Large-subunit ribosomal RNA, domain VI from a Bacteroidota bacterium, 241 nucleotides, folded computationally. NCBI's taxonomy places the organism under Bacteria, Pseudomonadati, Bacteroidota.

Context: one part of a larger RNA
RNA sequence: UGUUUAUUGUCUGAGAGUAAGGACCGCAUAGUACGAGAGGAACUGUGGUUCGGCGCCUCUGGUCGACCAGUUACCUGACAAGGUAGGCUGGGCAGCUACGCGCUAAGGGAUAAGUGCUGAAAGCAUCUAAGCACGAAACCCGCCUCGAAAAGAGACAUAAAACUCCUGUAAAAGACAGGUUUGAUAGGACAGUGGUGUAAGUUUCAAGGCAACGAGAAAUUAAGCCAGCUGUUACUAAACG
Numbered sequence: 001u002g003u004u005u006a007u008u009g010u011c012u013g014a015g016a017g018u019a020a021g022g023a024c025c026g027c028a029u030a031g032u033a034c035g036a037g038a039g040g041a042a043c044u045g046u047g048g049u050u051c052g053g054c055g056c057c058u059c060u061g062g063u064c065g066a067c068c069a070g071u072u073a074c075c076u077g078a079c080a081a082g083g084u085a086g087g088c089u090g091g092g093c094a095g096c097u098a099c100g101c102g103c104u105a106a107g108g109g110a111u112a113a114g115u116g117c118u119g120a121a122a123g124c125a126u127c128u129a130a131g132c133a134c135g136a137a138a139c140c141c142g143c144c145u146c147g148a149a150a151a152g153a154g155a156c157a158u159a160a161a162a163c164u165c166c167u168g169u170a171a172a173a174g175a176c177a178g179g180u181u182u183g184a185u186a187g188g189a190c191a192g193u194g195g196u197g198u199a200a201g202u203u204u205c206a207a208g209g210c211a212a213c214g215a216g217a218a219a220u221u222a223a224g225c226c227a228g229c230u231g232u233u234a235c236u237a238a239a240c241g
Base pairs, nucleotide, nucleotide: 008157009156010155011154015146016145017144021051022050023049024048025047026046027045028044034039052104053103054102055101056100060098061097062096063095067091068090069089070088071087072085073084074083075082076081093228107141108140109139114134115133116132117131163241165179166178167177168176185237186236187235188233189232190231191230192229193227194226195225196224201220202219203218204217205216208213
């Protein structure tokens, strides 16, 4: 673009895809059936292991160019505070992850080989000729994904939808999802929780030194700094259109 139908929303499911499962072990059955004994099952039920698949981040581990601390060199006159070398080192929330965690069919239908029932042709017999019943990880459903362009182009509902703008459960652009003052959407502020590990300044101590000074230590201080998290709050921006 089409579908004869504005628009928007919710569906149906023709059809398409997949391997989404595979294998093993223990226990009960049971020291039973069977067998002279020696030995020794199964149907079924139940619990687990491993490989694969899908998802997730509470825990454990990893990473963490947010962040915090220590320290080296140079620079900002010195202190403080910083810059550059992701300098190096020790930690590290969120996020992302596996080595971590969760799930990973039962069942139904129609059958194959096969097993049968009834049963004639053929007074018998016969699973078959008419008829009926079972029977496999294969097939069709069941589970998952897509799917009105399914030309037989579907159904139902509907009065709203989109842009700008603030955003993120989303993201290459579009799209998607949320919000737009009748507002917690983003930022800020405050509080919490968490990370780091006890800031600066001051006071006292300190090997040594004639003195000036002095690495360092203690207290103030579970401090200071910080946050992609949680909550509260319209202060700012979602105005007007």